Small-subunit ribosomal RNA, central domain from a Dysgonamonadaceae bacterium, 346 nucleotides, folded computationally. It matches the Rfam family "Bacterial small subunit ribosomal RNA". Gene Ontology terms of the family: ribosome and structural constituent of ribosome. Model confidence (mean pLDDT): 86 of 100.
Context: one part of a larger RNA
Order: sequence, then C1' cells, then structure tokens
RNA sequence: UUGGGUUUAAAGGGUGCGCAGGCGGAAUAUUAAGUCGGCGGUGAAAGUUUGCAGCUUAACUGUAAAAUUGCCGUUGAUACUGGUAUUCUUGAGUGUAUAUGAAGUAGGCGGAAUUUGUAGUGUAGCGGUGAAAUGCAUAGAUAUUACAAGGAACUCCGAUUGCGAAGGCAGCUUACUAAAAUACAACUGACGCUCAGGCACGAAGGCGUGGGGAUCAAACAGGAUUAGAUACCCUGGUAGUCCACGCAGUAAACGAUGAUUACUCGCUGUUUGCGAUACACAGUAAGCGGCUUAGCGAAAGCGUUAAGUAAUCCACCUGGGGAGUACGUUCGCAAGAAUGAAACUC
Repeated sequence: UUGGGUUUAAAGGGUGCGCAGGCGGAAUAUUAAGUCGGCGGUGAAAGUUUGCAGCUUAACUGUAAAAUUGCCGUUGAUACUGGUAUUCUUGAGUGUAUAUGAAGUAGGCGGAAUUUGUAGUGUAGCGGUGAAAUGCAUAGAUAUUACAAGGAACUCCGAUUGCGAAGGCAGCUUACUAAAAUACAACUGACGCUCAGGCACGAAGGCGUGGGGAUCAAACAGGAUUAGAUACCCUGGUAGUCCACGCAGUAAACGAUGAUUACUCGCUGUUUGCGAUACACAGUAAGCGGCUUAGCGAAAGCGUUAAGUAAUCCACCUGGGGAGUACGUUCGCAAGAAUGAAACUC
C1' cells in the first nucleotide's frame, strides 16, 4: 500500500527467443462498441444530510426534500480509442554493393618453455628461506650438450582496441555457420515494441561414464614460524585443472544502472565505413572512451552510451535480526537449486 521508489540507502530477472496479454506510424471513408449529451424506467424501507414540526428541552419521533455517484431502455453527437474497407512510406523487414572483427563449431599445423626419460661432459654439492630445515645428490645430483616422449598454454604485436545477447572470445591455417555496420533507395507495406508462464544459452567449482595427466594444486604428509599455528613461508602431493558425452544452473553472472522509442549546449581521442579531395580543414553513419552546458541527484556523481525530459511493456522493493532459514512443493544421481514463511527479538 501508492500520488513513492529500484548506480551506491530495501529493490533490475545472469542473458536471449517468444505464445497469451498490454501498448502501437500517416491518410480517407464507414460504423457507433468504448466515450459524451437529452429523455424515460429503476435504484425498497430504515439509516445518512438539509429544512420544518411534535413530546417543557434533548435523546427520540413525524414530515418534505436531497443524496443514492449505479443499472437498463431510447434518441442523438463523432474529436479521440476500438471495429471494417481502401491507400501511404517515415517504423520494421527484404534486396544489391562494399568492407570489418580474439563472434561460433570442426579439422590440420607451428615454435618457445616446464617436466620426464636416454646418452655425453663434469664433480660435490643442489634447492629453498627473513634465517633455516624437511627434500634431492658419490647408486653421480645441480649445471651443460644432444636426442626422444608427453600434456597444457599461446611471448612480442596488445591498446582507454575489436567481436559477441550474456556467459565469454587471443599462435597460424582450412572448411562450415552466424552477425552488427555503411552506401543505394529497387521491393514488401505497420509486417512493430514489450513480454507473465514457456523454451534455449549460461564463468569457475562440482557430479556421472570413458580417456588423458606436462604444469599448477584443494585434501593430505613433512619442515619451519609461534605461547599455540589444524594458517601465512618451504619441500612434496591426490582429486581437480585437459578431452568426449551427459548432468548441474549458480557468481561482486557488475555499468551493482531492464528492454524499446523520441527529444535535449559543446569540446576532444579512437575503431569501422561513406563521401570529398591535395596528404590538409571541415562533413556524415554506427560503435568504444575522456571532459563538460542545461537539467537531474541526499551527495558522490550522471550528463545524446543519462542517473535529463517524456511514452509503452516487463521484473523487483516496503525497518534490522530470525533467514534466503523451517515446512511443503517442483527439479537434481548427489551436492544442492528454485519457490519461500512464522514465532520470537531490537
């Protein structure tokens, strides 16, 4: 409990697609459902409000009026909304041309590095730290050279860059797939916006089955530190980290800022186009950044990428704790997820 709000105070759904629903561009004609008049009917009485009256007053009562904001019928109006018909092009989409990117999926290839193995050289230490020790090493380590194996990640370029709906995406290359953008204005002719439920996607970690296992590394073991040290530091080290298929469905999933549309002073950097040219200056479209006017804001700040001015639709909030808990339900192999209280207390 609505006339308020949702960057940071409680509050924007993780993201997209989208049925129902809600809302919706310009013109003409028609209709008259919504809408707005007139008239009629009904809207019981009591009660309520107002006037007058009766009990000595009042309470109480009587009487007349009002109100009863509604519903039905009828007759009109036609601006707006709706319906129907016809038309339009600016919203939306298609087409043609250009050009872009770490967008996605699958395959192939590459070099550096770490580790391990084998062989050579070589000898007493190596490693590690604040200092040490555990550890490794005369069964030859560390160092160095050659060869081999295997897995994972891609130095520089690299950026306030780019792409993607979000999560996210970075060595090179091939195939397939998708996309925003610009120019033209040829085509369709409102085909649009939003979206409860629904469906799909969704980092890391986790789970299942089967592979793989170089590095790093929860757990674990040991060494230190310490009063203690179930830690921080060191030496090791298993799940995991990687792949395939399936599940899970959460994050400070953040711009802590829902989507779409229109309008509103400038300066500046940059990406991709267009156009013009002379390489300059100025222009234009779509992005990505910085500063700022008006305005907004509790302030910090935001400021054409709005948190400004408005409109449509969705989601969400209502003191702190209890609690994202309990119970129930749905989903899940499980972990758990989703939905989601109350008592009590301040």